Model confidence (mean pLDDT): 80 of 100. SAM riboswitch aptamer (S box leader) from Paenibacillus koleovorans NBRC 103111, 140 nucleotides, folded computationally. Of the family's consensus pairs, 94% are formed in the model. The sequence was found by an Rfam model in a public genome assembly. It matches the Rfam family "SAM riboswitch aptamer (S box leader)". Gene Ontology term of the family: regulation of gene expression. Taxonomically the source falls in Paenibacillus koleovorans (Bacteria, Bacillati, Bacillota, Bacilli).
RNA sequence: CUCUUAUCAAGAGUAGGUGGAGGGACUAGCCCUAUGAAGCCCGGCAACCGACGAUCCCGAUUCGUGGAAUGGGGAGAGCACGGUGCUAAUUCUUGCGGAAUCCGGAACGAUGAUUCGUUCUACAUUCUGGGAGAUGAGAG
Numbered sequence: 001c002u003c004u005u006a007u008c009a010a011g012a013g014u015a016g017g018u019g020g021a022g023g024g025a026c027u028a029g030c031c032c033u034a035u036g037a038a039g040c041c042c043g044g045c046a047a048c049c050g051a052c053g054a055u056c057c058c059g060a061u062u063c064g065u066g067g068a069a070u071g072g073g074g075a076g077a078g079c080a081c082g083g084u085g086c087u088a089a090u091u092c093u094u095g096c097g098g099a100a101u102c103c104g105g106a107a108c109g110a111u112g113a114u115u116c117g118u119u120c121u122a123c124a125u126u127c128u129g130g131g132a133g134a135u136g137a138g139a140g
Base pairs, nucleotide, nucleotide: 001140002139003138004137005136006135007134008133013042016041017040018039022032023031024030026095028093029092043087044086045085048083049082050081052078055075056074057073058072060070061069062068063067091132096129097128098127099126100125101124104121105120106119107118108117109116110115
């Protein structure tokens, strides 16, 4: 760097230190920031991977009076020890589709009229599937 896969609506300093003007990946918005951005240190959060692990299951070996001991495999509440990661706002929203709702406009049809029905379309809201992205694990 690429591919596969899981997760992404929770959690974590309003007042820690340093730093000194940017930051929220990108687009378009909208936000944070000299009442101090990014980065680094400290603190904290978190069970993705590893380690530990109460308890349970499977089977083997040895000794043997009931039974005991020793390995192996699996599940597993918990656990912040290690490897990462994270520490404003849903991944802040959005970017490509689909559906529903509300309302406006246009066309067509029906009706004595009020009006009703169908189709198309603009805005807004909600839901949903993707895309992009982030992180972990595995592989190349």